Overview
Predicted 3D model of a 95-nucleotide RNA (THF (Tetrahydrofolate) riboswitch aptamer) from uncultured Ruminococcus sp. The prediction has a mean pLDDT of 77. Of the family's consensus pairs, 82% are formed in the model. Its Rfam family is "THF (Tetrahydrofolate) riboswitch aptamer". Its family is annotated with tetrahydrofolate metabolic process in the Gene Ontology.
[in-house]
RNA sequence: CAGAGUAGAGGCGCGCGCGUGAAGUGUCUCUCGGACGGGGAGUUGCCGGGAGAACGAAAAUCUUCGGAUUGCGGUGCGGGCUUCGCAUCCCACUG
Numbered sequence: 001c002a003g004a005g006u007a008g009a010g011g012c013g014c015g016c017g018c019g020u021g022a023a024g025u026g027u028c029u030c031u032c033g034g035a036c037g038g039g040g041a042g043u044u045g046c047c048g049g050g051a052g053a054a055c056g057a058a059a060a061u062c063u064u065c066g067g068a069u070u071g072c073g074g075u076g077c078g079g080g081c082u083u084c085g086c087a088u089c090c091c092a093c094u095g
Base pairs, nucleotide, nucleotide: 001095002094003093008084009083010082011081012080014078015077016076017075018073019072020071027053028052029051030050031049032048033047034046038091039090040089041088059070060069061068062067
């Protein structure tokens, strides 16, 4: 001098579900907890649980009336591909 590697985040797509009689997602406030390359420290950043508040939606067709199908939702979970990526500081690792 160059590089590797984590948690996690974004995008695309697949599978199985949930909602469409509105839960979920997203936003804000309070509170509790967790994680943050191999080691140490670690935030006003990140993630999750709980409580509260405001906002708020796409249905259609068929039907044996049980439901089914196609849609829709910044929908849940699990794989796949891909992009970004230790907040930051010190040390360490590879060439």
RNAcentral holds the sequence, with entries from MGnify.